[in-house]
């Protein structure tokens, strides 16, 4: 320079047009002499960003950052 995947909670990830969830983490009680574990509850989100189409976008289109991966090496 072309091509292709992915960009959702503080982490791994799920939802494939129709109330944004799920484990781990934190928080906070309970049980312990005390942690650990186990239990119960609770908090956390402008779905990268911008614009389209649609009664309805995390999902379809398009542009743009950004990761990764493949390909071409030219000037």
């Nucleotide at each position: 320079g072309c091509c292709g995947a992915c960009g959702u909670a503080g982490c791994u990830c799920a939802a494939c047009g129709g109330c944004a969830g799920a484990g781990c983490u934190c928080c906070u009680g309970a049980u312990u002499u005390g942690u650990a574990a186990u239990c119960a509850g609770g908090g956390g989100g402008u779905u990268a960003u911008c614009g389209g189409u649609u009664c309805a976008a995390a999902u379809c289109c398009g542009a743009u950052c950004g990761u990764c991966g493949g390909c071409u090496c030219c000037a």
The RNA shown here (transfer RNA) has 75 nucleotides and comes from a Deltaproteobacteria bacterium. Its Rfam family is "tRNA". By type it is a transfer RNA. The coordinates come from a structure-prediction model, not an experiment, and the mean pLDDT is 80.